[in-house]
RNA sequence: GCCGGCGUGGCGGAACUGGCAGACGCGCUGGACUCAAAAUCCAGUGAGACUCAAAUCUCGUGUGGGUUCGAUCCCCUCCGCCGGCA
Numbered sequence: 001g002c003c004g005g006c007g008u009g010g011c012g013g014a015a016c017u018g019g020c021a022g023a024c025g026c027g028c029u030g031g032a033c034u035c036a037a038a039a040u041c042c043a044g045u046g047a048g049a050c051u052c053a054a055a056u057c058u059c060g061u062g063u064g065g066g067u068u069c070g071a072u073c074c075c076c077u078c079c080g081c082c083g084g085c086a
Stems, first nucleotide, its partner, number of pairs: 001085007010026003019069001027045006046059004062078001064076003
């Protein structure tokens, strides 16, 4: 240099190839249990604005664009990682 694959909450990892993003697990927070802890069980857990708190609104799939009523998914660009060829 060329070819291919991958990139999703704090971490791992789904989303039937365009139609509610974040299931499930771990972790974390609160509670139950205990003398206390571990284990187990219950509930919650992306970010921001607003709010006493909610409701509500906006943003969010590596970056930046494009197509579309609508994009994690299709197209282009760049960045990073992995593999192959030279």